[in-house]
RNA sequence: GACCCCUCGCGGGGUUUUGGGUGAAAGUCCCGACCGGCAGUACAGCCUGCGAACCCUGGCCCUCGGGCCCGGGCCGAUCCGGGGAAGUUCCGGAGCCGACGGUCACAGUCCGGAUGGGAGCGAGGGUGC
Numbered sequence: 001g002a003c004c005c006c007u008c009g010c011g012g013g014g015u016u017u018u019g020g021g022u023g024a025a026a027g028u029c030c031c032g033a034c035c036g037g038c039a040g041u042a043c044a045g046c047c048u049g050c051g052a053a054c055c056c057u058g059g060c061c062c063u064c065g066g067g068c069c070c071g072g073g074c075c076g077a078u079c080c081g082g083g084g085a086a087g088u089u090c091c092g093g094a095g096c097c098g099a100c101g102g103u104c105a106c107a108g109u110c111c112g113g114a115u116g117g118g119a120g121c122g123a124g125g126g127u128g129c
Base pairs, nucleotide, nucleotide: 001129004126005125006124007123008122009121010120015032019031020030021029033109034108035098036097037050038049039048040047045096046095054073055072056071058069059068060067061066078094079093080092081091082090100112101111102110
């Protein structure tokens, strides 16, 4: 110093309260507003890959309600101009997207699973080389 292993910490933002409309009722509809996990790469929600959510096979546990683990599947959305060696990443402009369950009424933003899980980031320690 690299790799590997162990431990600990960290690890998601945004409409009521703060705009307006309709309605018996909307933080869910309409207008407007706002938000953007992790790694890579010229600085990225919409390029590539990953995580979460959702679905399935198998296994384990169980108070029979369910819980956990391995693996697999699925997994949204962008263009134009500019300068530049290089950018779907910067600057300017115009667009677009957003799990499941709940709800006096349809949810990216409210409530819930979740004081969960998590890509990964950081610190400390260890074996051998």

Predicted 3D model of a 129-nucleotide RNA (FMN riboswitch aptamer (RFN element)) from a Microthrixaceae bacterium. Lineage of the source: Bacteria > Bacillati > Actinomycetota > Acidimicrobiales > Microthrixaceae. It was read from a public genome assembly, where an Rfam model found it. Rfam family: FMN riboswitch aptamer (RFN element). About the family: The RFN element is a highly conserved domain that is found frequently in the 5'-untranslated regions of prokaryotic mRNAs that encode for flavin mononucleotide (FMN) biosynthesis and transport proteins.